[in-house]
RNA sequence: UGAUCCUGGCUCAGAACGAACGCUAGCGGCGUGGAUAAGACAUGCAAGUCGGACGAGAAACUUUUGGAGGCAAUAUUUUUAAGUCGGAGUCGCGCAAGGGUGCGUAACACGUGGGCAAUUUGCCGUGAAGUCGGGGAUAACUCGCUGAAAGGCGAGCUAAUACCGGAUGUGAUCAUUGGGAGGCAUCUUUCGAUGAUUGAAGUUGGGGACCGCCAGGCCUGGCGCUUCACGAUGAGCCCGCGACCUAUCAGCUUGUUGGUGAGGUAAAAGCUUACCAAGGCAAUGACGGGUAGCCGGUCUGAGAGGACGAUCGGCCACACUGGAACUGAGACACGGUCCAGACACCUACGGGUGGCAGCAGUCGAGAAUCUUUCACAAUGGGGGAAACCCUGAUGGAGCGACGCCGCGUGGGGGAUGAAUGGCUUCGGUCCGUAAACCCCUGUCAUUUGUUAACAAACCUCUUAAAUUAAUAGCUUAAGAGCUGAUAGUAGCGAAAGAGGAAGGGACGGCUAACUCCGUGCCAGCAGCCGCGGUAAUACGGAGGUCCCAAGCGUUGUUCGGAUUCACUGGGCGUAAAGGGUGCGUAGGCGGUUAGGUAAGUUCGAUGUGAAAGCUCCGGGCUCAACCCGGAAAUGGCAUUGAAAACUACCUAACUUGAGGGUCGGAAGGGAGACUGGAAUUCCCGGUGUAGCAGUGAAAUGCGUAGAUAUCGGGAGGAACACCAGUGGCGAAGGCGAGUCUCUGGACGACACCUGACGCUGAGGCACGAAAGCUAGGGGAGCAAACAGGAUUAGAUACCCUGGUAGUCCUAGCCGUAAACGGUGCGCAUUUGCUGUAGGUGGAUUCGACCCCAUCUGUGGCGAAGCUAACGCGUUAAAUGCGCCGCCUGGGGAGUACGGUCGCAAGAUUAAAACUCAAAGAAAUUGACGGGGGCCCGCACAAGCGGUGGAGUAUGUGGCUUAAUUCGAUUCAACGCGAAGAACCUUACCUGGCCUUGACAUGCAAGUGGUAGGAACCUGAAAGGGCGACGAGGUAGCAAUACCAAUUUGCACAGGUGCUGCAUGGCUGUCGUCAGCUCGUGUCGUGAGAUGUUGGGUUAAGUCCCGCAACGAGCGCAACCCCCAUGUUCUGUUGCCACUCGAACGUGAGUUCGAAGCACUCUGAACAGACUGCCUCAUUUAAAUGAGGAGGAAGGUGGGGAUGACGUCAAGUCAGUAUGGCCCUUACGGCCAGGGCUGCACACGUACUACAAUGCCCGGCACAAAGGGAUGCGAUACCGUGAGGUGGAGCGAAUCCCAUAAAACCGGGCCCAGUUCGGAUUGUAGUCUGCAACUCGACUACAUGAAGCCGGAAUCGCUAGUAAUGGCGCAUCAGCUACGGCGCCGUGAAUACGUUCCCAGGCCUUGUACACACCGCCCGUCACAUCAUGAAAGCCGGUUGUACCCGAAGUCGCUGUGUUAACCGCAAGGAGACAGGCGCCGAAGGUAUGGCUGGUGAUUGGGAUGAAGUCGUAACAAGGUAA
Repeated sequence: UGAUCCUGGCUCAGAACGAACGCUAGCGGCGUGGAUAAGACAUGCAAGUCGGACGAGAAACUUUUGGAGGCAAUAUUUUUAAGUCGGAGUCGCGCAAGGGUGCGUAACACGUGGGCAAUUUGCCGUGAAGUCGGGGAUAACUCGCUGAAAGGCGAGCUAAUACCGGAUGUGAUCAUUGGGAGGCAUCUUUCGAUGAUUGAAGUUGGGGACCGCCAGGCCUGGCGCUUCACGAUGAGCCCGCGACCUAUCAGCUUGUUGGUGAGGUAAAAGCUUACCAAGGCAAUGACGGGUAGCCGGUCUGAGAGGACGAUCGGCCACACUGGAACUGAGACACGGUCCAGACACCUACGGGUGGCAGCAGUCGAGAAUCUUUCACAAUGGGGGAAACCCUGAUGGAGCGACGCCGCGUGGGGGAUGAAUGGCUUCGGUCCGUAAACCCCUGUCAUUUGUUAACAAACCUCUUAAAUUAAUAGCUUAAGAGCUGAUAGUAGCGAAAGAGGAAGGGACGGCUAACUCCGUGCCAGCAGCCGCGGUAAUACGGAGGUCCCAAGCGUUGUUCGGAUUCACUGGGCGUAAAGGGUGCGUAGGCGGUUAGGUAAGUUCGAUGUGAAAGCUCCGGGCUCAACCCGGAAAUGGCAUUGAAAACUACCUAACUUGAGGGUCGGAAGGGAGACUGGAAUUCCCGGUGUAGCAGUGAAAUGCGUAGAUAUCGGGAGGAACACCAGUGGCGAAGGCGAGUCUCUGGACGACACCUGACGCUGAGGCACGAAAGCUAGGGGAGCAAACAGGAUUAGAUACCCUGGUAGUCCUAGCCGUAAACGGUGCGCAUUUGCUGUAGGUGGAUUCGACCCCAUCUGUGGCGAAGCUAACGCGUUAAAUGCGCCGCCUGGGGAGUACGGUCGCAAGAUUAAAACUCAAAGAAAUUGACGGGGGCCCGCACAAGCGGUGGAGUAUGUGGCUUAAUUCGAUUCAACGCGAAGAACCUUACCUGGCCUUGACAUGCAAGUGGUAGGAACCUGAAAGGGCGACGAGGUAGCAAUACCAAUUUGCACAGGUGCUGCAUGGCUGUCGUCAGCUCGUGUCGUGAGAUGUUGGGUUAAGUCCCGCAACGAGCGCAACCCCCAUGUUCUGUUGCCACUCGAACGUGAGUUCGAAGCACUCUGAACAGACUGCCUCAUUUAAAUGAGGAGGAAGGUGGGGAUGACGUCAAGUCAGUAUGGCCCUUACGGCCAGGGCUGCACACGUACUACAAUGCCCGGCACAAAGGGAUGCGAUACCGUGAGGUGGAGCGAAUCCCAUAAAACCGGGCCCAGUUCGGAUUGUAGUCUGCAACUCGACUACAUGAAGCCGGAAUCGCUAGUAAUGGCGCAUCAGCUACGGCGCCGUGAAUACGUUCCCAGGCCUUGUACACACCGCCCGUCACAUCAUGAAAGCCGGUUGUACCCGAAGUCGCUGUGUUAACCGCAAGGAGACAGGCGCCGAAGGUAUGGCUGGUGAUUGGGAUGAAGUCGUAACAAGGUAA
């Protein structure tokens, strides 16, 4: 999609998450938690420590000594000394770590591998050598001044491991120089010699001798200090490679690239500066823009990949924003300094202070992310000799189902299968052993008891060993002691009781799981498809079921599925996709042989690839998550060794690729010049006269001023008939009269030359139909625009008459086409057949042709193979290789913006928002076509008669009405349902009544003068009263009971109320058209095809032949009925020929009876007709057809019944039936009256006519088929008549209805609104009926309308038909019947034929249709919504350039001011500093650009939207092919 196959997008099922939201929530373990505003921050804490470097101090405490007060002791107070030491200060070390964040950064920032012969490194380790002797200050403190504060200034006192000279020089550095070794260009390294420069600090223990009055010296140990070397660790710099998007960013760069000199750094270097040179980078993507911390890894995936970079780890960057330096081993410094800015706070307004992206916490923004917790017990860090101090690092706890993992919410038994609930076919069934009930267990939670590991050190004490002069000290070993935030926690034990602990989502398909109720395109659902309009498994609720489970869903995001960017692993004829064509640059790829090299390549070794993670093995928490140990892996990079096949490179060759040479023929190849004939038009002249031209038909137009036609002459432009051919040439576009000149290419033959020179080709260059543009010519014909005429509803078109650009030439632009073989170029390989063009060779010939072979081109058909199919198929869309271009759903859109090109038109490059779930290719079956072919039908044609005009009848619409009941609406509704509306019918309206009901069944109760019911009252009736009289059946002796009846009540009845779109049944229609299918087989990937098509033929898919089909079914035909012929039978009520009798009649003859069954007839059976026979069509044959014979009938003899698969949601719920819904003192029932009949009008169907083939009057002939008992009703009589009276006969081949009429014969009428026509109306009647007013039919008399044959249009009929004439029947009391259904009488015309209209069948074709042409579908306009482009401008962000101003600060210059240490007796000097100046320099300012974002009156198109408006462009030949 009706179905199929393919292409192609959309969507889902999986896993994951630093998540959020909804509903729900028992416990534990381990993890994890500001992803947004690098927004702003209150408060507390996060970096100090050292008294064993130093001075001072005295708040507190301890100890000790001495003194005073006191008789003394104790206590107390004061003082001295020592120790501990709060708060400050000097010095040292630390503060550069740890911790946080991801702003910036596309970079040597990161990763990986290297380099430093270009470097540094505090503390630490090892080694070597030293540690001498002096000096001057300054904080603290005291005093003074000042400020609101922060603080500042001045004077004075003082110490050091603070600071400064001097000495010494193992060493180190530098300069000069000699020898050796090595390398990587500068060079490196080692051993020497000479010269110059260069260092330090103390502190704290112990101590036997010796010295000293003491202090101490001295000895010894530890910690420091100085110099050097090495190591370790950390850092710095340089390089190769790797890793985002964008070309709508293509050129960038002036310290830029290099050199020299100088400066500078720990160190190389334009790092800086002066000068010189003009370089450097870039399509292998420079420069610019956007985004982004990078990695180990994480998620996903079969993998390759893709996405990400939370927690943990490595590196980097940053610390309110911007700039700067200082100190230092290390910083241009998160909790330091200075400056500028913004913000916030304090203020006495003068001025100050601050920086949570540390840990907690607050506000803000947000869908969203925690406690202002405990401890330094452990691990680690800083300081210290140590004790110890500090540590928001860290270890813990808290909060959050945020994640992973584990456990539980109980286990067993238990069938009256309880109850409630749900469903139900009312039987039952589900929940369901589920519950109740019985017996157990005790996990978790609760209560309670007990109670851990993580702890070992440092240190103190004791002991031992070693060192030593030493039982100091130090070091080592052993023992003892001390230390727990978590935590009374984990664990373990006890107690009690099933007790405290289950939800969420889904159930139409994908996708596991179905029913009821409610709702009724509403409410709503939805991931996609899609559900909902009265029976919703899709909405809402319920029951049940399914899936997960302390969670379950939803949302968001990533990967997967997606081979849907395709390396693994896709494509480009028609689905998206081959550049319009060639030449050619870069690049990619590249023939044969030999040698070499070793870049790629292959094999090995070494180094690295941190840890964590993943995987495997093992182990620890009861398991797991989690953790620990080990292994493996880490595809990589680097160094090195080897190999030499392939690629590459070098060398030397080769000829087959390629190119050249010689000879030759073919061609609309290109350019220029010249020439030619035919035709159109125009001009001149002749002849000649009224039209010409044009169309579907016309008109505009031309023509009597002489056209058209015709003859002669002339002018001019354009194009080149025939030849002419799926023939030729060209790269493509394209090229067609002839000759000449110039010029390009292909092809063939020869195998002479070069020696891989080749293929492709991003950019680039050239060519490039038509149209268009510029300038100048030219202009016959044709012909956009335009004008006129037609057509049309309109006709800005199609058709016609004119006609300008243009078409032509020259020069120049444009650069596009369905520029198509919709098929890029080159090479190679792979069965064939058959044409054609050019060449060569062979054979043959006198010479040719035909023929054979081969090369090149151009066609057709086809093998394998390919393809979704169609198709392609040596000219590939087959099989391979090389290179280029292009595609990735449809629309928006080849559009916007930007760039480039162009005179312009425009071309080229080329998006997004938004929107849809499709768009598309090929093929299939249908349907359709104003496509084709064949064939049928009263379909047309040929005829006959009608309708449409009139009047009336009848039905319908409309109108009206209280109601005009309802249904039927193209054919296929409309004289239809209705084969009968005055009441009834009747369903409608008005009014009056009834309520278990007019009718059925059941239950319960009542009644026994019950059922029934005359009469009476009321009333229009129904109904309501009253009510004499008055029963029955079954059982039983009876009483009685039951039935029947009735009353009351309950179930229920009842409904022509709705839904024919819920249905059954029946019917109509296509259509009595010839079709519709199946089984098996075969073909096709498949839907499907075949059969069923084809050739004949038929009324027919009827039959025959052929055929991958063979058979079969429903239809056709036949079998059934009627009619036409015959035979047999039958014989009354039918018949009457023959025979007899009777009656009547002049007679012909008629009637009756008997006899009879011959004939007619009645109604039963059979026969007959089958293309059976003959001839021809016609031949290979059959079917069949045409004609004929015979026959009553001849080719289905005429008619009927019979209606395939299906179509129309055709008709019918009002015939009946029936689901659902609705009404229930009424939507049910009864009655009276009215209505269905209503009438400005319109339509359908009929009747009667308009007349003379007629009408009227008279006479007269011939039917069939029916009906008849509440019926048909004769003879007879009455009435003009309808009819009446009457009642013979007949339940009917007997009697009746019942005279058939037209026809025929005779007469009249004489063309007229009539002797046509009969409507209408009046009067008088008849009949039916309870009743003819609304509203019956008929009769008589009178009246006497329209109408003189009917516009456009339209209907029926092909033979006993049309036409015409009457007769009957059903319904029915009567009738509106002129309708319907039948019957018989009279009785035609025409059919050449299938072009056309309509309907149908078969085949074929096209299709964008499939609700199927009453289909589909396009554009403008109008309205609404959405996104977007342009736009005078306006407002931001970012960045460039130029200039101005210029803080802090480094550097340079200056330094007249200031100045303890050094020199100097001094003066002074050296040095230093303040200050000043200069360069640079952040923020700021001015001006002018670029890029980018927002907004903007108005405006452009786009998309979407309900049934708007106008047309009808496309799809069929779509009505003018597109």